[in-house]
Annotation:
Small-subunit ribosomal RNA, 5' domain from Phacus ranula, 488 nucleotides, folded computationally. Lineage of the source: Eukaryota > Euglenozoa > Euglenida > Euglenophyceae > Phacus. The coordinates come from a structure-prediction model, not an experiment, and the mean pLDDT is 83.

Context: one part of a larger RNA
């Protein structure tokens, strides 16, 4: 010099456009973030004069594995780049080939009645239906077995196991269901090369390394488990410390070096821990057992809770915002739809925290006013600077009009009566803040007398200080400047 998710002192006028717990992965009061499907799966109850429109419980179905947070582990196939399926999966969607034949066959919740309990939540006894949940065909695939050809696969007979569906009805399809093949978005798993520091860590491992049988998974595999061999690593291994990685960001002429907010990708993680269940997919932030710790309510028997989601509190801290609006736009779920939903998101709101833009007036105007300061007392300066004259109105107040942003001839805007426009008004409402010995751009008077007190280095102060304080002036930056931290 240049940077920064800054902080602190002074000071502050307006607009765009971005940022805003960097520390305690500390604890959490409230209210909100995940619901939807009833005009295309079902049974009730319930309002109404009704069949029409409603309302609401449960059951089924799909979605809570996205989206949002955070950065604790973690030096590792986490991550980055590249390869690899000869060992793999795959809801919803696209495309394609086919198929939905029987069985009142078992239940069950809301529902009724009766009841336990201080609640949380419950138990019995009855009674029902489905696109819920079986059994039976069969059909497509798969496994295993054989024939055939072949160097091997592929392909090919023939037989045996296993083994699919579901309907709706104001609509016969742009409405679901089944199986198989292919695609698309994704997931799984192998592996080459990179990926911090310490040798005052030199040896380290026994499921360890390799075999063979078995089991398990989608799938290879010591992933496990019997038995067999005693093998691996020591290409800095193990052990210790540290850290989430990448695209990038900052700085440099580059080569490096340092960082890893915000945005984009992966990856762990969900109050601590270890284990499952459902599912296409999780070992699941706002799902369930269990065990902890630690907070609440309890009638003392028991019972609820998890903000590292958005606000918002308390605590740490030098230090980070509002318990705001709307789903109108964009995207996600769900539903045929119409819509419902969404603290994602679109906005607003605070904060000079950063980056860019405007502005706080323009012309004229000297017998050089007054006043301040200096002074050889002659004058010099503040200084065309003020007053004054003329002028403009960015900004600023008042009012008129009034948007794009909607996509979908109609309707539908939160922002927001914003932005913008047009008219009146008046110079009118807007400048500070660090320096001024040398580095380094700009100095005089007082005042103090190694005192008080300055400082990045070097140093200043001890009666004439250009270095300390204050006054006048004067530089520099400029709504900011100044310091302090920390990177190159």
């Nucleotide at each position: 010099g240049g940077a920064u998710g800054a902080a602190c002192g002074c000071u502050g006028g307006c607009g765009g456009c971005a940022u805003g717990c960097u520390u305690a992965a500390c604890a959490c009061a409230u209210g909100c973030a995940a619901g939807u499907u009833g005009u295309a799966a079902u049974g009730g109850c319930u309002g109404a004069a009704a069949u029409a429109c409603g309302g609401u419980c449960a059951u089924g179905g799909u979605g809570g594995a996205c989206g949002g947070g955070u950065g604790a582990g973690u030096a590792a196939c986490g991550c980055g780049u590249g390869a690899c399926u000869u060992a793999u999966c795959a809801a919803c969607c696209c495309c394609u080939a086919g198929a939905a034949a029987g069985u009142u066959a078992c239940a069950u919740a809301a529902c009724a009645a009766a009841u336990g309990g201080a609640a949380a939540c419950g138990u019995u006894u009855g009674a029902u239906a489905a696109u819920a949940u079986g059994c039976u065909a069969u059909a497509a695939a798969a496994u295993c077995u054989u024939u055939a050809u072949u160097a091997a696969a592929a392909u090919u007979u023939a037989g045996a196991u296993u083994g699919a569906a579901a309907c709706u009805u104001u609509a016969u399809u742009u409405g679901g269901u089944c199986u198989g093949g292919g695609g698309a978005c994704g997931a799984a798993a192998u592996u080459g090369c990179g990926u911090c520091u310490g040798a005052u860590u030199a040896g380290c491992u026994u499921g360890u390394u390799g075999g063979u049988g078995a089991g398990g998974u989608a799938a290879u595999g010591g992933c496990u488990u019997a038995c067999c061999a005693a093998g691996g690593c020591u290409c800095u291994a193990u052990c210790a410390g540290u850290a989430a990685c990448u695209g990038g960001u900052c700085u440099g002429a580059g080569a490096g070096g340092a960082c890893g907010a915000u945005c984009a990708g992966u990856c762990a993680c969900a109050c601590u821990g270890g284990a499952a269940u459902u599912g296409a997919g999780a070992u699941a932030c706002g799902g369930g057992a269990c065990a902890g710790a630690c907070u609440c309510c309890u009638a003392c028997g028991g019972g609820a809770g998890g903000c590292a989601g958005c606000a918002g509190u308390g605590g740490g801290g030098a230090a980070u915002u509002u318990u705001u609006g709307g789903c109108a736009a964009u995207g996600g779920g769900c539903g045929u739809a119409a819509g419902c939903u969404u603290g994602a998101c679109c906005a607003a709101g605070c904060a000079a925290u950063g980056c860019c833009g405007c502005g706080u007036g323009g012309a004229g105007g000297a017998a050089g006013a007054a006043a301040g300061c200096c002074u050889u007392c002659g004058g010099g300066u503040u200084g065309u600077a003020a007053u004054c004259u003329c002028c403009u109105u960015u900004u600023c107040u008042c009012a008129u009009c009034g948007a794009a942003g909607a996509a979908g001839u109609u309707c539908u805007g939160a922002c927001g009566g914003u932005a913008g426009u047009u008219g009146a008004g008046g110079a009118a409402u807007a400048a500070g803040u660090a320096u001024c010995g040398g580095c380094u751009a700009a100095u005089u008077c007082u005042g103090u007398g190694c005192c008080a007190g300055c400082a990045g280095c070097c140093g200043c102060g001890g009666u004439a200080a250009u270095a300390c304080a204050g006054a006048a002036g004067a530089u520099a930056c400029a709504a900011g400047c100044g310091u302090u931290a920390u990177c190159c």